[in-house]
The RNA shown here (FMN riboswitch aptamer (RFN element)) has 141 nucleotides. The coordinates come from a structure-prediction model, not an experiment, and the mean pLDDT is 77. It was read from a public genome assembly, where an Rfam model found it.
């Protein structure tokens, strides 16, 4: 240092106004974006070259690409839970060898239950669970 295993910690953001008897639910304008991956932005370091450059490593860049989590449904189970299923949304232009990712522009999406009125932003299950992230440590190799 790596592998296997374990422990601990962490692991979701966002609103004002208007109308109205009544809405943070409608309307107007605004705001938000879980985890891993990909990778042509960007940064750092290194190798090489006379130099341009090339190459390598590390970090970093997607709400709408890929995979996953949450929620929800079904089956089984005394229960804990397990299995299966479901699982939203992007185009146009530019550059380029190459872009759904970069740049410009315009769009679009967002579980379930509740509610004096329809909710991504309020309240609740949830002081929960979890993709996963980080740290630490014995033995062995």
């Nucleotide at each position: 240092a790596a592998u296997a295993u374990g422990u601990u910690u962490c692991a979701g953001g966002g609103g004002u106004g208007g109308u109205g008897c009544g809405a943070u639910u409608c309307c107007a304008c605004a705001c938000c974006g879980g985890a891993g991956g990909u990778g042509a932005u960007c940064g750092c370091g290194g190798u090489u070259u006379g130099a341009u450059g090339a190459c390598c490593g590390c970090g970093u860049a997607a709400g709408u690409c890929c995979u996953c989590g949450a929620c929800c449904g079904c089956a089984c189970a005394a229960a804990a839970g397990u299995g299966c299923g479901c699982u939203g949304a992007u185009c146009g232009g530019g550059u380029g060898a190459a872009a759904u990712c970069c740049c410009c522009g315009a769009a679009c999406c967002g579980a379930c239950g509740g509610u004096a009125a329809a909710a991504g932003u309020c309240c609740g299950g949830a002081u929960g669970g979890a993709a996963g992230a980080a740290a630490c440590g014995a033995c062995a190799u």